[in-house]
The RNA shown here (SAM riboswitch aptamer (S box leader)) has 103 nucleotides. The sequence was found by an Rfam model in a public genome assembly.
RNA sequence: ACCUUAUCAAGAGCGGCGGAGGGAACAGGCCCGACGAUGCCCGGCAACCUAACUUUACACAGUUAAGGUGCUAAGUCCUGCGGAGAUUUCCGGAAGAUGAGGA
Repeated sequence: ACCUUAUCAAGAGCGGCGGAGGGAACAGGCCCGACGAUGCCCGGCAACCUAACUUUACACAGUUAAGGUGCUAAGUCCUGCGGAGAUUUCCGGAAGAUGAGGA
């Protein structure tokens, strides 16, 4: 990299480093950024897997946050395809992200 599956409207610093672009690809928008963005470290958030504890016949459920990840502007920032529809908007896909399993 590929396949399957679950979730994706919530949550998370006025810290340090660093110094110019960035927000998944392409396109159209719209935003963030020298009042220092993206990125890294620390901190934090969450509860997918594991672990421990509680409960239960088992399962389910609950708690902890020790481990493995992940995340830490804006609904996955919005749209692209289809349907409903009033232009809005909503629903479902496609694509993407994350976890787990598989070969």

The prediction has a mean pLDDT of 78.